This is a predicted structure of a 112-nucleotide RNA (TPP riboswitch aptamer (THI element)) from an Acetobacteraceae bacterium.

């Protein structure tokens, strides 16, 4: 002087299924799975509320993106049963800015 995959600061962006008790969305329980709804307000409703609304949080991811979404009520193959595992499939879409501490690269100088 570049550069940018690690650190940092700030910022988005995602999911929350299945099964069994129960009248039942409450609340108990079991599976997978980083998470399967943890806190508060407000609605409904007799009374309960993730799957009715906001707001925070935990967890994942953020272009070297398989988090997540569509294809999809799709195939196959397993289970009590479910994106529970494989296909589809690197097919389609998908949310980053800054900084340069640390790092690389290259340049100019000075020393030996």
């Nucleotide at each position: 002087u570049g550069c940018a995959a690690g650190a940092c600061c700030c910022c988005g962006g995602g999911g929350g299924g299945c099964c069994g008790g129960c009248a039942g969305a409450a609340c108990c329980g079991g599976c997978u799975g980083a998470g399967a709804g943890g806190c508060a307000g407000c609605u409904a409703u007799a009374a309960a509320a993730g799957c009715g609304c906001u707001g925070c949080g935990a967890c994942c991811c953020g272009c070297a993106g398989a988090a997540c979404c569509u294809g999809a009520u799709c195939c196959g193959g397993u289970u009590g049963a479910u994106c529970c595992c494989g296909g589809c499939g690197g097919a389609g879409g998908g949310a980053g800015g800054g900084c340069g501490c640390g790092g690389c690269a290259u340049c100019a100088u000075c020393c030996c």
Source information:
Taxonomically the source falls in Acetobacteraceae (Bacteria, Pseudomonadota, Alphaproteobacteria, Acetobacterales). Its mean pLDDT, the model's own confidence on a scale to 100, is 77.